Background:
Predicted 3D model of an 88-nucleotide RNA (Glycine riboswitch aptamer) from a Paracoccaceae bacterium. It was read from a public genome assembly, where an Rfam model found it. The prediction has a mean pLDDT of 75.
RNA sequence: AAAGUGUGUUCGGGAGACAUUGUAUAUUUGCAAGGCCGAAGGAGCAACCACCCCGGAAACUCUCAGGCAAAAGAACCGAUCUACAAAA
Numbered sequence: 001a002a003a004g005u006g007u008g009u010u011c012g013g014g015a016g017a018c019a020u021u022g023u024a025u026a027u028u029u030g031c032a033a034g035g036c037c038g039a040a041g042g043a044g045c046a047a048c049c050a051c052c053c054c055g056g057a058a059a060c061u062c063u064c065a066g067g068c069a070a071a072a073g074a075a076c077c078g079a080u081c082u083a084c085a086a087a088a
Stems, first nucleotide, its partner, number of pairs: 005085003008081001010079004018034001020033005035068003041064001042062003048056002
């Protein structure tokens, strides 16, 4: 220095669940009522890992948050890009 790893950028794919009811409003939408979803985030337990101490850990569970036509968002996967970080 390159490849690779981690964080991040961009592009593509990307599920689930009431276009429910009432009321106000020209519509969008607001407020309330109950019902539901899990794959932003968050939290909990755990196989397992680590251990002097402190601990780490899920697509499981919870639904605080978020969401329940479309749009937007979306864990994750693939590709990409300049930058940063650590190690060698």